[in-house]
Molecule: SAM riboswitch aptamer (S box leader)
Organism: Putridiphycobacter roseus
RNA sequence: AACUUAUAAAGAAAGGUGGAGGGGCCGGCCCUACGAUACCUUGGCAACCCUUAGGUUUUCUAAGAAGGUGCCAAUUCCUGAUUCAACACGAAUCGAUAUAAGCA
Numbered sequence: 001a002a003c004u005u006a007u008a009a010a011g012a013a014a015g016g017u018g019g020a021g022g023g024g025c026c027g028g029c030c031c032u033a034c035g036a037u038a039c040c041u042u043g044g045c046a047a048c049c050c051u052u053a054g055g056u057u058u059u060c061u062a063a064g065a066a067g068g069u070g071c072c073a074a075u076u077c078c079u080g081a082u083u084c085a086a087c088a089c090g091a092a093u094c095g096a097u098a099u100a101a102g103c104a
Base pairs, nucleotide, nucleotide: 003102004101005100006099007098008097013042014041015040016039017038021031022030023029027078028077043072044071045070048068049067050064051063052062053061054060055059076096080094081093082092083091084090
């Protein structure tokens, strides 16, 4: 790399380096010399793994944040397929992507 499961309308930025692209892909629409993307420092968010307590032994509820990840423009920025619906931030399933945990 692949595979399995779960989640994705919430939340959270300052400084430094550097100097032109970036938001996964197509199209759209945006961000960006009032300095993007990236990297570093500090801070923060969240609660997947985790910790504690209670119940159950498949797992659930509540609290927490020391540690392992992740994240801190816009719903995963919108945009895919099928069915239902036809007023809708439309609904369900599947797919793609991202992240976590596992497997290998």